[in-house]
Context: one part of a larger RNA
RNA sequence: GCCGGCGAGUUAGCGGUCAGUAGCGAGGUUAACCGGUCGACGGGUAGCCGUAGCGAAAGCGAGUCCGAACAGGGCGUCGAGUUGCUGGUCCUAGACCCGAAGCGGUGUGAUCUAUCCAUGGGCAGGCUGAAGCGCGGGUAAGACCGCGUGGAGGGCCGAACCCACCUAGGUUGAAAACUGGGGGGAUGACCUGUGGAUAGGGGUGAAAGGCCAAUCAAACACCGUGAUAGCUGGUUCUCCCCGAAAUGCAUUUAGGUGCAGCGUCGCGCGUUCCGUGCUGGAGGUAGAGCACUGUUUGGCCAAGGGGGCCUAAAAGCUUACCGACGUCAGACAAACUCCGAAUGCCAGUACGCCAAAGCGCGGCAGUGAGACUGCGGGGGAUAAGCUCCGUGGUCGAGAGGGAAACAGCCCAGAUCGCCAGCUAAGGUCCCUAAAUCAUGGCUAAGUGGGAAAGGAUGUGGGACGUCCCAGACAACCAGGAGGUUGGCUUAGAAGCAGCCAUCCUUGAAAGAGUGCGUAAUAGCUCACUGGUCAAGAAGUCCCGCGCCGACAAUGUAACGGGGCUAAGCCAUGUACCGAAGCUGCGGCAGCGUGCCAUCAACGCGAAAGCGGGCACGUUGGGUAGGGGAGCGUCGAUACGCGGGCGAAGCGGCGGGGUAACCCAGCCGUGGAUGCGUAUCGAGUGCGAAUGCCGGC
Numbered sequence: 001g002c003c004g005g006c007g008a009g010u011u012a013g014c015g016g017u018c019a020g021u022a023g024c025g026a027g028g029u030u031a032a033c034c035g036g037u038c039g040a041c042g043g044g045u046a047g048c049c050g051u052a053g054c055g056a057a058a059g060c061g062a063g064u065c066c067g068a069a070c071a072g073g074g075c076g077u078c079g080a081g082u083u084g085c086u087g088g089u090c091c092u093a094g095a096c097c098c099g100a101a102g103c104g105g106u107g108u109g110a111u112c113u114a115u116c117c118a119u120g121g122g123c124a125g126g127c128u129g130a131a132g133c134g135c136g137g138g139u140a141a142g143a144c145c146g147c148g149u150g151g152a153g154g155g156c157c158g159a160a161c162c163c164a165c166c167u168a169g170g171u172u173g174a175a176a177a178c179u180g181g182g183g184g185g186a187u188g189a190c191c192u193g194u195g196g197a198u199a200g201g202g203g204u205g206a207a208a209g210g211c212c213a214a215u216c217a218a219a220c221a222c223c224g225u226g227a228u229a230g231c232u233g234g235u236u237c238u239c240c241c242c243g244a245a246a247u248g249c250a251u252u253u254a255g256g257u258g259c260a261g262c263g264u265c266g267c268g269c270g271u272u273c274c275g276u277g278c279u280g281g282a283g284g285u286a287g288a289g290c291a292c293u294g295u296u297u298g299g300c301c302a303a304g305g306g307g308g309c310c311u312a313a314a315a316g317c318u319u320a321c322c323g324a325c326g327u328c329a330g331a332c333a334a335a336c337u338c339c340g341a342a343u344g345c346c347a348g349u350a351c352g353c354c355a356a357a358g359c360g361c362g363g364c365a366g367u368g369a370g371a372c373u374g375c376g377g378g379g380g381a382u383a384a385g386c387u388c389c390g391u392g393g394u395c396g397a398g399a400g401g402g403a404a405a406c407a408g409c410c411c412a413g414a415u416c417g418c419c420a421g422c423u424a425a426g427g428u429c430c431c432u433a434a435a436u437c438a439u440g441g442c443u444a445a446g447u448g449g450g451a452a453a454g455g456a457u458g459u460g461g462g463a464c465g466u467c468c469c470a471g472a473c474a475a476c477c478a479g480g481a482g483g484u485u486g487g488c489u490u491a492g493a494a495g496c497a498g499c500c501a502u503c504c505u506u507g508a509a510a511g512a513g514u515g516c517g518u519a520a521u522a523g524c525u526c527a528c529u530g531g532u533c534a535a536g537a538a539g540u541c542c543c544g545c546g547c548c549g550a551c552a553a554u555g556u557a558a559c560g561g562g563g564c565u566a567a568g569c570c571a572u573g574u575a576c577c578g579a580a581g582c583u584g585c586g587g588c589a590g591c592g593u594g595c596c597a598u599c600a601a602c603g604c605g606a607a608a609g610c611g612g613g614c615a616c617g618u619u620g621g622g623u624a625g626g627g628g629a630g631c632g633u634c635g636a637u638a639c640g641c642g643g644g645c646g647a648a649g650c651g652g653c654g655g656g657g658u659a660a661c662c663c664a665g666c667c668g669u670g671g672a673u674g675c676g677u678a679u680c681g682a683g684u685g686c687g688a689a690u691g692c693c694g695g696c
Base pairs, nucleotide, nucleotide: 001696002695003694004693005692006691011093012092013091015090016089017088018087019086020085021084022083023082024081027049028048029047033043034042035041053060054059063075064074065073066072096234097233099231103224104223105222106221107220108219114198115197116196117195118194119193120192121191122190123188125157126156127155128153132149133148134147135146136145137144161185162184163183165182166181167180168179169178200216202212203211204210237630238629239628240627241626242625247260248259249258250257251256261367262366263364264363265362266361267360268359269358272357274352275351276350277349278348279347280346281345287339288337289336293333294332295331297329298328299327300326304322305321306319307318308317309316370395371394372393373392374391375390376389377388378387379386400411401410402409415587416586417585418584420583421582422581426577427576428575429562430561431560435574437573438572439571440570441569442568448564454548455547458545459544460543461542462541463540464539466537467536475532476531477530478529479528481505482504483503486500487499488498511526515524516523588620589619590618591617592616593615594614595613596612602611603610604609631685633682634681635680636679637678638677639676640675641674642673649669650668651667652666653665654663655662656661
């Protein structure tokens, strides 16, 4: 890992409550207990519930309490209960199952290990050479020195022994801590045998929270114990109908819970719901506006202030300073409004609608982590697959088609069957179903098929004015002069460092000079003019499509691919493809309505009625969840039936049903019980729980 078996809403209380059903009914019912034919019968009336309430109570009573009240108001009165059984759910119990870490009690442990006690044992070999002592030297005597002797030391080197610093291996190991090679101690606070002591909030500890039997921030065993777990996981057959929520308020509350909201089922009401039209209404958003509150730019006016002049003071004069108020023009606002929509909301009314609308009461829930997307906003940075509201949608709980792939986008809501048809979004060259369809235009960038500020004689279209056969624009030829080197400045300043002025003349035209240049001149050039040539030229703005701007990590990789110049883009048109949508044909089921049968028989019921058939209409995606109907397993009771001429079980062939499932007949195996109907009762259905046990 697979297979097989086992594996989770149970039971109890003469508990609460509700529904179904049965008995009796202003009543209903017994409990212990007694009798008994002993499961169900008979007795037993204590008790319980109901028949009256109100008040704290005394108490009063269809009333009563508060109150001075014959105001008012609160709670009541206007009659249905009760006892069984079955089921839903709740409470109390372990209460659907498994799961803690833990807490307490009583014991068991120091054969491991920590420390201690008693008594034993062990340490090859080598080195060093303390004190003391002897002799010699030395001294007044000493100290001291030398040579010997001696054999000290948590001394030195190094086996046994003890340890465990490094490294490699090992890591489903040879081993639940080892092995190899090195390493440290090795007469000591050394190592070790045997016996003994200390025990769980306790021991022991050269101290790490170490060790106390592979277990230690409180050992182990059993018990309390099925501790508790607002947490995680798991929770077993089928079909049918409906079908949520991820919100509000509160919470030692935030992943829990209570109430409400939303679901379902029953009963009651019956169009009250919803949509649209019309009529009437409330309102202060979008927008807009500046009349208020504030903010704000400029002009005018100007009180006041500052500076200067004047001045003993007062006054006066002046100013390219500031400037209230006023006024003109122009703006801004969630907490501004002289105004003010669209929607939405409330009400009336008419029509549509007759639903799996709405409302009330009651049983049972689940939900109370939401997600993305469009629109309106707050927070943030007019960031986030960000966060928080509002309002729709989808997903959640929704399959199908499209978006290459892709919960939340687009289309569209899957009852079942069909080798039939039409469409939606989106598509129609090939992959790949359908146009290499039609008409007009655009693009040349593979733009299409990623991006900004910004940049550009890309290209198509439009608008405006200017020049032009009296010759424009470009090119070429020629002129581009004189007063004058204007004045000033300057060493110089002559068109061309700088400052000022910028005139006049000739002329077809020519600036007191556009740029280069010189030390300054010179020189080149331009504006401007004539000629040659001959037809368009220069400019501004707007629109369409394109260009640059354009750098990222495995490999093209920014059309799904091939590939495309239309198979790109814009506009118009026709056809086709395309889904579980719609249609056609057939089947099943739920609900509603109508009709028939309600003849016969039966069950329930006081009755209406329900259980049947047909037709029409409508409905049938579905998680949590509510409701309904069934299948199968084991057992009990009653009736019926099968079986050694072969039961069950098992294997096979062959059939039936909408599902769980069921079976006529036959063959094999097997060798003794099995089946149908009705009712009842459950240790009643497994794929998941790192489930448990076994097998492989």